[in-house]
Context: one part of a larger RNA
Molecule: small-subunit ribosomal RNA, 5' domain
Organism: uncultured prokaryote
RNA sequence: GAUUGAACGCUGGCGGCAUGCCUAACACAUGCAAGUCGAACGGUAACGACGGGAGCUUGCUCCCGGGCGACGAGUGGCGGACGGGUGAGUAAUACGUAGGAAUCUGCCCAGUAGCUGGGGAUAACUCGAGGAAACUCGAGCUAAUACCGAAUACGCCCUACGGGGGAAAGGAGGGGAUCUUCGGACCUUCCACUAUUGGAUGAGCCUACGUCAGAUUAGCUUGUUGGUAGGGUAAUGGCCUACCAAGGCAACGAUCUGUAGUUGGUCUGAGAGGACGGCCAGCCACACUGGGACUGAGACACGGCCCAGACUCCUACGGGAGGCAGCAGUGGGGAAUAUUGCACAAUGGGCGAAAGCCUGAUGCAGCAAUGCCGCGUGUGUGAAGAAGGCCUGCGGGUUGUAAAGCACUUUCAAUUGGGAAGAAAGGUUAAUGGCUAAAUAGCCAUCAGCUGUGACGUUAACUGCAGAAUAAGCACCGGCUAACUCCGUGCCAGCAGCCGCGGUAAUACGGAGGGUGCAAGCGUUAAUC
Numbered sequence: 001g002a003u004u005g006a007a008c009g010c011u012g013g014c015g016g017c018a019u020g021c022c023u024a025a026c027a028c029a030u031g032c033a034a035g036u037c038g039a040a041c042g043g044u045a046a047c048g049a050c051g052g053g054a055g056c057u058u059g060c061u062c063c064c065g066g067g068c069g070a071c072g073a074g075u076g077g078c079g080g081a082c083g084g085g086u087g088a089g090u091a092a093u094a095c096g097u098a099g100g101a102a103u104c105u106g107c108c109c110a111g112u113a114g115c116u117g118g119g120g121a122u123a124a125c126u127c128g129a130g131g132a133a134a135c136u137c138g139a140g141c142u143a144a145u146a147c148c149g150a151a152u153a154c155g156c157c158c159u160a161c162g163g164g165g166g167a168a169a170g171g172a173g174g175g176g177a178u179c180u181u182c183g184g185a186c187c188u189u190c191c192a193c194u195a196u197u198g199g200a201u202g203a204g205c206c207u208a209c210g211u212c213a214g215a216u217u218a219g220c221u222u223g224u225u226g227g228u229a230g231g232g233u234a235a236u237g238g239c240c241u242a243c244c245a246a247g248g249c250a251a252c253g254a255u256c257u258g259u260a261g262u263u264g265g266u267c268u269g270a271g272a273g274g275a276c277g278g279c280c281a282g283c284c285a286c287a288c289u290g291g292g293a294c295u296g297a298g299a300c301a302c303g304g305c306c307c308a309g310a311c312u313c314c315u316a317c318g319g320g321a322g323g324c325a326g327c328a329g330u331g332g333g334g335a336a337u338a339u340u341g342c343a344c345a346a347u348g349g350g351c352g353a354a355a356g357c358c359u360g361a362u363g364c365a366g367c368a369a370u371g372c373c374g375c376g377u378g379u380g381u382g383a384a385g386a387a388g389g390c391c392u393g394c395g396g397g398u399u400g401u402a403a404a405g406c407a408c409u410u411u412c413a414a415u416u417g418g419g420a421a422g423a424a425a426g427g428u429u430a431a432u433g434g435c436u437a438a439a440u441a442g443c444c445a446u447c448a449g450c451u452g453u454g455a456c457g458u459u460a461a462c463u464g465c466a467g468a469a470u471a472a473g474c475a476c477c478g479g480c481u482a483a484c485u486c487c488g489u490g491c492c493a494g495c496a497g498c499c500g501c502g503g504u505a506a507u508a509c510g511g512a513g514g515g516u517g518c519a520a521g522c523g524u525u526a527a528u529c
Stems, first nucleotide, its partner, number of pairs: 001529004006525005013375006019368002021333001026331003030328003035078003040075002043071002047069002050065007085286003095210006103203002108199007116150001118148002125140006156165003170191006178185002212258003219249003224246008261283004265276004288309005311322004339365001341364003347361001348359004378408004388399004415464001417462001422456001426451004431446005473518005478499003484513005494501002
């Protein structure tokens, strides 16, 4: 000099854009942060419309009806493995770069072939029982895209090449013949389902090289190193087991100890290098502590389960409940770090055919000069060089065109008014084209008209009005280092980054006047180069 996730002191007008627990991975009150689908299912607790009935106060109350809009609880499906947080652990099961072969991959895209015919249960519900509660048990009834056989098998899997094995589910809309037990069958469109091939995406595994300090850590290792056989896995492999061999690593630093998430990058520097890894992006690890598996395409799973432990809470003492390193917020620690805000309008995600619902992701707002950038606190004129202050050699000098005065302007703030863009969708009406045996149904695509969605928001930008009106401090002035005098003090009080000042004329302490430098900041401290 540059820099910072900074803090402290004094001061403080506005805006834009960023950033904001670096410490206790300490403990957490409260609310919210993951749901959705009735176009899978049996149903109907609540609400509404409609229909019927009763009472009457004649427009209200009650009752009935799943036929309707819908829908609590339940079965079932998909999603809770993403998104969000933190950096404790980890020096290599990590990360970075470059390669590799023995793998899996829900949803998505493309291809091929199917989607036949049956069965038995079970929640909900009803009844009964236990318990303080959490919840649990027994009996009975019922549905499915839940579950299980059978049939079929292009391709698929196994094979000793003879053969053997394995699948599915329906739902919604529309409809002219034909049949009909009047429910529908049947045909068709869309969605879903099954098997398989390829792709895309994501993930697992292996190898090489690189990746902090200590030798006041020199030897380490027995599933250890390799082989054979088997098991296990989606898959290779001592990953595991049995047997066999005795290997493997290490001064090019093994082992041990300490420290540490890592990379893109950031800071600094002419560079080489040095230091760092906050925000943002990629990867990894973790979710009260330790262990374990289940489900699933995917987890050994932050807001799932089981066991143990510590802690907290409830209890009828028998037993139960919990996990903010999600967003806010609280206590604590600390020099120190924000609101228990608004909205799903946009972007993105989950579910759904869609409308839509959910979304503390996200978009915004609030707080903080924490940082960067921009703007303002007036402009011109004005010598009687006013008054006052300070200095003085008492003549004057300086503050100083500074002020006052005169003439202007109105950024910003305040106030008035209308007022973009962020909005694409979606809905509805008609047209055109495509699918279908046909159709003016239905579904899909395109286009047009109408309608129509904004948290921010009293938005941005613009405009009217009034008035210099609302807005300057901080540090320094001995040398380094830009900037000097007076008074007070008298090795005292004090200053100080280094040299050093102060013991009676201190440009170095304290005050004043003046000056210098930066400026909504200025200094100090800490830290890095």